c-di-GMP-I riboswitch aptamer from Stieleria magnilauensis, 77 nucleotides, folded computationally. The source organism's lineage runs through Bacteria, Pseudomonadati, Pirellulales, Pirellulaceae and Stieleria.

[in-house]
Parts: sequence; structure tokens; C1' cells
RNA sequence: CUCGCGAACAGGCAAGCCGGCCGUGAGGCCGUGCACGCAAAGUGACGGAUCUCGAUAGAGAUGGCCGCAUUACCGAA
Repeated sequence: CUCGCGAACAGGCAAGCCGGCCGUGAGGCCGUGCACGCAAAGUGACGGAUCUCGAUAGAGAUGGCCGCAUUACCGAA
């Protein structure tokens, strides 16, 4: 230094509730206080899964559902 790993240190994110806005909707964004939790709860809709719209075909949403890919802080055993 790298891979693995996840004790500590320094930090980080922010479920949900509240207010506002956007969207048919799933849901998203912003603010605020609390903080469910998270070693990638950073990013990517690639494969599943779930959800929404649609008569169907299909289109969309969820990365804090799982897998996968990719990038990254710290450094004990």
C1' cells in the first nucleotide's frame, strides 16, 4: 500500500412524526426538532421482488427489500 475484517477514534447518513411544495399515484424534494436504525442507509433501476398508473401492451416508483456493480472515511484483533 492492497484485500479481508469491523473494536476504538473522528465524523457521516437519517426511518418515522410535524409543516410546505411537486406528482393521477406509488413516491419525491425542502425546512424543522426529536432520532428508528445504518460500516457504505454514498452512487447506479443491471437482475429479482414489492408497489403505483393503465383495459391491455406497457410506463413509472422503491437503492433504508435482496442480489450485483462501482466509489469512499478510520485502522485494533